[in-house]
Context: one part of a larger RNA
RNA sequence: UGAUGGGCGCCCGCACACGCGGUGGAGCAUGUGGUUUAAUUUGAUGCAAAGCGAAGAACCUUAGCAAGGCUUGACAUAUCGUGAAUCCUCUUGAAAGAGAAGGGUAACUUGGGGAAUGCGGACACAGGUAGUGCAUGGUUGUUGUCAGCUUGUGCCGUAAGGUGUUGGGUUAAGUCCUUCAAUGAGCGUAACCCUCGUGUUUAGUUUCCAUCAUUGAGUUUGGAACCCUGAACAGACUGCCGGUGAUAAGCUGGAGAAAGGUGGGGAUGACGUCAAGUCAUCAUGCCCCUUAUGCCCUAGGCGACGCACGUCCUACAAUGGCUGGGACAAAGGGUAACGAUCCCGAGAGGGUGAGAUAACACUAAAAACCCAUCCUCAAUUUGGAUUACAGGCUGUAACUCGCCUGCAUAAAGCUGGAAUCGCUAGUAAUCGUUGGUCAGCCGUACGGUGAUGAAUUCACUCCCGAGCCUUGUACA
Numbered sequence: 001u002g003a004u005g006g007g008c009g010c011c012c013g014c015a016c017a018c019g020c021g022g023u024g025g026a027g028c029a030u031g032u033g034g035u036u037u038a039a040u041u042u043g044a045u046g047c048a049a050a051g052c053g054a055a056g057a058a059c060c061u062u063a064g065c066a067a068g069g070c071u072u073g074a075c076a077u078a079u080c081g082u083g084a085a086u087c088c089u090c091u092u093g094a095a096a097g098a099g100a101a102g103g104g105u106a107a108c109u110u111g112g113g114g115a116a117u118g119c120g121g122a123c124a125c126a127g128g129u130a131g132u133g134c135a136u137g138g139u140u141g142u143u144g145u146c147a148g149c150u151u152g153u154g155c156c157g158u159a160a161g162g163u164g165u166u167g168g169g170u171u172a173a174g175u176c177c178u179u180c181a182a183u184g185a186g187c188g189u190a191a192c193c194c195u196c197g198u199g200u201u202u203a204g205u206u207u208c209c210a211u212c213a214u215u216g217a218g219u220u221u222g223g224a225a226c227c228c229u230g231a232a233c234a235g236a237c238u239g240c241c242g243g244u245g246a247u248a249a250g251c252u253g254g255a256g257a258a259a260g261g262u263g264g265g266g267a268u269g270a271c272g273u274c275a276a277g278u279c280a281u282c283a284u285g286c287c288c289c290u291u292a293u294g295c296c297c298u299a300g301g302c303g304a305c306g307c308a309c310g311u312c313c314u315a316c317a318a319u320g321g322c323u324g325g326g327a328c329a330a331a332g333g334g335u336a337a338c339g340a341u342c343c344c345g346a347g348a349g350g351g352u353g354a355g356a357u358a359a360c361a362c363u364a365a366a367a368a369c370c371c372a373u374c375c376u377c378a379a380u381u382u383g384g385a386u387u388a389c390a391g392g393c394u395g396u397a398a399c400u401c402g403c404c405u406g407c408a409u410a411a412a413g414c415u416g417g418a419a420u421c422g423c424u425a426g427u428a429a430u431c432g433u434u435g436g437u438c439a440g441c442c443g444u445a446c447g448g449u450g451a452u453g454a455a456u457u458c459a460c461u462c463c464c465g466a467g468c469c470u471u472g473u474a475c476a
Stems, first nucleotide, its partner, number of pairs: 001476002003473003007470001009468002012465002019423005026314002029311005034305002042053002066298001068296003073125001077124001079121005087103001089100004108113001127289002131286002136283002138278003141274001143272001148187006154163003167178003193266004198234007207224004237260001240254005303442001316416001320375002323372004332363002338355001342351003382413001387408001389406005429452007
């Protein structure tokens, strides 16, 4: 100087406490371990692995396994020879591939050639999702959006080093004020960026308003005040007042205001730590394979199942369930696509194909909610697993192994031990809706979006984890 202490002091955080809802018990979905297997490809393993890489494994993907094949190779650059290439037919085969037959040559140039391409040969080489993340780049997680981490010059010390960065206040903050052998500066903090909340100006179509017609339909006419949408500005700065404070920084109350003390949310992540993760995004050193650890193809596997763990979903009901009627969103998406209307079907769906390259038509039904009927506390009109049958859709193909519909079947479960998680306001909780990936979909996932909408704390005793000062230490 650090590190560390069941040392001290100060301070902070959904860290505890106060509260609300969960997990742990049940069934299912999904990931992991283990076991099994020809193979169950692989990485990730406390927080910071485990609905993670994977924004979508029937084939493909696919890297693993079995069988069948290839060896200058599926791909690249050169070299030589040959034929333009393309195309069509047949045999064999699970396919990959192997074999055979047929016709027929173009353009540019010339009577030489030559680009592109197929086949064959030889030799350099290709190829590797083989290994090493403890050789690396790049990138990411974490500490942590925590408030820290440094440096020039000066001064102190023999030196390591110290000072500054400590002290007194204050802040979300090494934020600011003040004091001081320090005085300046940098990376962070803050601000600049995006979005939501208010207003003004401007622009009015596909939006809005009035009128007309009143119907199945923005279909006519006029306008841009309002709503809304796009753009540009304004606005919040402790600016004003009282109190407090050291006449400071600030704190506290108030006025005005759409918004008040960082207005809410996002992006933004200092010096470093964990030889943290990734050689399987990519790049790359070294090493290894080269008739195979490369390449092609078919079938199976990644979906197995005594079990263990994680994360979800659905429930255990009456604040509920079934049935009928009624109401209110936002944000998205679409031409190999979205698909209205009408018809068929009990339904999934099928047929038809209006409209829109989208503020217009479509997806589209919002659901919790409200009104009414029945159920009356029961394993039930709860719960829906499992299983049988009959169908539909996508796709060469749905057996292993897809999704959906109908009918039948009707399991566990009556609120969950020890333990443990999230959350402080438009938040938790509840409710739908949409997107990416995508032929289809195992999505109950992930990322958005709106609807309804609480309770409680405002304190620091304790648990956990940080920060600063100080002190102990046989540690470095």